[in-house]
Molecule: transfer RNA
Organism: Myroides sp. LJL119
RNA sequence: GGUCUAAUAACUCAGCUGGUUAGAGUAGCUGACUCAUAAUCAGCAAGUCCCUGGUUCGAGCCCAGGUUAGACCA
Numbered sequence: 001g002g003u004c005u006a007a008u009a010a011c012u013c014a015g016c017u018g019g020u021u022a023g024a025g026u027a028g029c030u031g032a033c034u035c036a037u038a039a040u041c042a043g044c045a046a047g048u049c050c051c052u053g054g055u056u057c058g059a060g061c062c063c064a065g066g067u068u069a070g071a072c073c074a
Base pairs, nucleotide, nucleotide: 001073002072003071004070005069006068007067010026011025012024013023019057028044029043030042031041032040050066051065052064053063054062
């Protein structure tokens, strides 16, 4: 220098061929249980879907550019 992949909650990840409200597990908080803690159970909170623009009635998803990380080729 070239090709490709990934970026979604604090962390690890899902999200189907674009459609009503973006979810799960772990972690956190509250409560139940217990003499108490852990475990277990119930609930709650937590998101600029990496950034900027475009397409569309409608974008996490499609397109363009950028950023970061990774793999391969030279």